Overview:
Model confidence (mean pLDDT): 78 of 100. The RNA shown here (Bacterial RNase P class A) has 349 nucleotides and comes from Candidatus Ancillula hodotermitis. The gene name in the source record is rnpB. The source organism's lineage runs through Bacteria, Actinomycetes, Bifidobacteriales, Bifidobacteriaceae and Candidatus Ancillula. RNAcentral holds the sequence, with entries from ENA.
[in-house]
RNA sequence: AUAGGUUGUCGGGGUGUCGCGUGGUUUUAUCACGAGGAACUUCCGGACUACAUAGAACUGCAUUGCGGAUAACAUCCGCCCAGGGUAACCUGCGAGAUAGCAUCACAGAGACAAUACCGCUUUUAGAUAUUUAUUUUUCUAAAAGUAAGGGUGAAAAGGUGGAGGGUAAGAGCCUCCUGCUAAGUUUAGUAAUAAACUAGAAUGAUAAGCCUAAUGCGUAGCAAACUCAAGUAGAUAUCUGGGUUGUUCGCCUAUAGAUAUCGGGUAGAGCGCUUGAACUUAAGAGUAAUUUUAAGUCUAGAUAAAUGGCAUCCGAUUACAGAAUCCGGGGUAUAGACAACCUAUCUUU
Numbered sequence: 001a002u003a004g005g006u007u008g009u010c011g012g013g014g015u016g017u018c019g020c021g022u023g024g025u026u027u028u029a030u031c032a033c034g035a036g037g038a039a040c041u042u043c044c045g046g047a048c049u050a051c052a053u054a055g056a057a058c059u060g061c062a063u064u065g066c067g068g069a070u071a072a073c074a075u076c077c078g079c080c081c082a083g084g085g086u087a088a089c090c091u092g093c094g095a096g097a098u099a100g101c102a103u104c105a106c107a108g109a110g111a112c113a114a115u116a117c118c119g120c121u122u123u124u125a126g127a128u129a130u131u132u133a134u135u136u137u138u139c140u141a142a143a144a145g146u147a148a149g150g151g152u153g154a155a156a157a158g159g160u161g162g163a164g165g166g167u168a169a170g171a172g173c174c175u176c177c178u179g180c181u182a183a184g185u186u187u188a189g190u191a192a193u194a195a196a197c198u199a200g201a202a203u204g205a206u207a208a209g210c211c212u213a214a215u216g217c218g219u220a221g222c223a224a225a226c227u228c229a230a231g232u233a234g235a236u237a238u239c240u241g242g243g244u245u246g247u248u249c250g251c252c253u254a255u256a257g258a259u260a261u262c263g264g265g266u267a268g269a270g271c272g273c274u275u276g277a278a279c280u281u282a283a284g285a286g287u288a289a290u291u292u293u294a295a296g297u298c299u300a301g302a303u304a305a306a307u308g309g310c311a312u313c314c315g316a317u318u319a320c321a322g323a324a325u326c327c328g329g330g331g332u333a334u335a336g337a338c339a340a341c342c343u344a345u346c347u348u349u
Stems, first nucleotide, its partner, number of pairs: 001345010012314007020034006036320001040331002043329005048221004055249004060217005065079005080094001081092004095212002100210002102206003112158001117150002119146009129136001161177005180200002183198006226270003234262006241253003278297008
C1' cells in the first nucleotide's frame, strides 16, 4: 500500500424567538427536564399484580457437546468436536439409527437383515473347427459357486485403501501396512475430549421425520390489580356445586351461597406511573462474559394521546424510523461518517 476478518461509536448540534407536556418555587412569572439503536417485531426470559392455602400423576410444551456468567433465558463468555477457509475467522436445532415406525423420486437386477443385469469359474449334455486321440479352442442349454471387475444411481455385500498369499474363480478368507473405532489400559484435562498401546464388536443415509433418553415448566396479564364516586330490574337453569391451561386425585370453601345464560342501569376521578436486578467514573478480581468496593448523577410519564413553527450558523448526512408498566436479551430495517485490533501478499528501511 492492497485485499480480507472481528468488534465498537455517532446517526444531529449551537444561538435567538413564539408555542406544547410534567414537576418545583419566593406562583399570574421563572427554573429544571422532555422519544431510539433499534422505540419496530411480540420471538424469549423475568420483575410486579391477582387467583392462593400446599401437593402428586397423566397429558401437553420447551431445551440438548462441556464448563462458567446472570434475577432468569432458547441470551452471553470460554473451551471441545465436525465442516468451510492459506489464515485471521465463520457455520452448527452438536444426545440416540439393533426400542419401534416411516422415507430414499427416476434409473437400476436390487435401496436394508435389499440384490445377481453384464460378467468370472466349475460340472453335465450337444454342436463346430482342429487333433493319433473328447486333445485343444469357440458357441448353446441346464445346474452350482461368486460379489473382487463393469453398468444404473446422490448413495449398492457395509472393514477405507494398497501389496501379497490363498481359491475352480473370488471375498477380511488370511498376513503386513494404512484407515475406522464398540470394548480395555495408561497419560493430560474440572469436563466435553485428545494422544499412545492392546484389540477387532461391526448390515447405508435421514431424528429442523414421528419417536426414545435426560432435564425443566402453574395460569392470566397494567385493558393486571387497589381505592372513591355514580347507579338500577330482574328472570331462568344447575348443584356436592365452585375455586386462572386440559384431565384425575388431593386441598380449600358454601347451605343460601356459587356457577351459567338472557335482559336492564351506571361509567367519572385517583392510584398503579417511573429511584431502577438504574446509569457514569475510578481501583481491585477474573482469559472473558461478569463481579466487588468507593465516589457521583436523577435523565419522558402522555391518556384521543406532549417535544413543534420561524430565522441563522455549524456539520459527513439525515437513512431506518415515534415511548404507553418496567427491565435483560434475540431477530429484522438502516443514507452516511469514524475508530481500534487481527490475518495474508507486495515494497522499503